[in-house]
Molecule: Bacterial RNase P class A
Organism: Rhodospirillales bacterium
RNA sequence: GAAGGUCGCCGGGCAGUCGCGCGUUUUCGAACGUGAGGAAAGUCCGGGCUUCACGGGGCAGCGUGCAGGCUAACGGCCUGUCGGGGUAACUCGAAGGAAAGUGCCACAGAAACAAACCGCCUCGCGGCCCCGGUCGUGCGGCAAGGGUGAAAUCGUGAGGUAAGAGCUCACGGCGGCUCGCGGAGACACGAGUCGCGGGUAAACCCCACGCGAAGCAAGAUCGCUCGAUCGUCUCUUCGGAGACCGGACGGCCCGUCCGAACGAGUUCCAUCGCACCGAGGCGCUCGGCAACGAUCGCCCCAGAUAGAUGGCUGCCGCCGCGCAAGCGGUACAGAAUCCGGCUUAUAGGCGGCCUUCGCAC
Numbered sequence: 001g002a003a004g005g006u007c008g009c010c011g012g013g014c015a016g017u018c019g020c021g022c023g024u025u026u027u028c029g030a031a032c033g034u035g036a037g038g039a040a041a042g043u044c045c046g047g048g049c050u051u052c053a054c055g056g057g058g059c060a061g062c063g064u065g066c067a068g069g070c071u072a073a074c075g076g077c078c079u080g081u082c083g084g085g086g087u088a089a090c091u092c093g094a095a096g097g098a099a100a101g102u103g104c105c106a107c108a109g110a111a112a113c114a115a116a117c118c119g120c121c122u123c124g125c126g127g128c129c130c131c132g133g134u135c136g137u138g139c140g141g142c143a144a145g146g147g148u149g150a151a152a153u154c155g156u157g158a159g160g161u162a163a164g165a166g167c168u169c170a171c172g173g174c175g176g177c178u179c180g181c182g183g184a185g186a187c188a189c190g191a192g193u194c195g196c197g198g199g200u201a202a203a204c205c206c207c208a209c210g211c212g213a214a215g216c217a218a219g220a221u222c223g224c225u226c227g228a229u230c231g232u233c234u235c236u237u238c239g240g241a242g243a244c245c246g247g248a249c250g251g252c253c254c255g256u257c258c259g260a261a262c263g264a265g266u267u268c269c270a271u272c273g274c275a276c277c278g279a280g281g282c283g284c285u286c287g288g289c290a291a292c293g294a295u296c297g298c299c300c301c302a303g304a305u306a307g308a309u310g311g312c313u314g315c316c317g318c319c320g321c322g323c324a325a326g327c328g329g330u331a332c333a334g335a336a337u338c339c340g341g342c343u344u345a346u347a348g349g350c351g352g353c354c355u356u357c358g359c360a361c
Base pairs, nucleotide, nucleotide: 001357002356003355004354005353006352007351008350009349010348012316013315014314015313016312017311018310020035021034022033023032024031025030037332041343042342044341045340046339047338048337049215050214051213052212061211062210063209064208065207066080067079068078069077070076081095082093083092084091085090096206097205101204102203103200104199105198117146118145119142120141121140123138124137125136126135127134128133129132154172155171156170157169158168159167173196174195175194176193177192178191179190180189182187219272220271221270227267228266229264230263231244232243233242234241235240245259246258247257248256249255280299281298282297283296285294286293287292317330318329319328320327321326
């Protein structure tokens, strides 16, 4: 210098002006403070919290499936093991069981499970001839060769045989078991022994383990505020109407209007949950390979109710085009009970460490 791997970060800045939500103060005019994200998204997984249910066991259903650790918990993360990929850094893996059973295996092929299409061999029969061959045919044997396929019964060699075959043997490969040795463990190394009649379990299934259900529109409260509701009886075409009671119109009668206030505590666009105190954020130090944990210090950080977090202008930054003046662009997206993850989207840019190759010293 080139190509790559991995971890992390930023993702516009300043000023002016016009607005919006929330909080505090208020002389009620306003002033001041504060106001999205790394994913706020998908709602996939796990928890806090809430209500209901709950003796124990089983069935069904759903999920998970290598080891150790981290964590409130997890299907997440870290460090490893084994297997696949890569020269490497590194990366990917739902990574128990296919000799319990069932299903499936496209196309091709005779056959995809216990296989005879071509072929090889023994024997019988028939034809031909130069009497041992050849051709045809039939009963059988054969998985060595050919051919099909992603895959055809472990590979190579030798023995063996009518021809063949793990049928036998040697070496090798794979798997189970036993022993030894290393490791906390997954597992690895070595020896012995037994076996090798496909694949597929994010197909049914079997094994092991885990799971009570629903979710903040959960749920709680009428202490405040706002609104609805609530006196008794009768009729009703269900809209209401009438009578009584009470109140207002100075007292009384008629009439008109109201059902307020007070109270109740059924509810709500009310209040709490819920937004200052949390599995909280930032930083130092220490322990640990790491995930993470511990001590100490500092900080308080959006919040409605389907609702605010914005628009415009100027300057600057970044990217692209252009000789220049200048022009164009500046992503994905957007809180709604909170938190930890995963996944997906993202213009443009930055940094740390590592690998391979080339060049120079």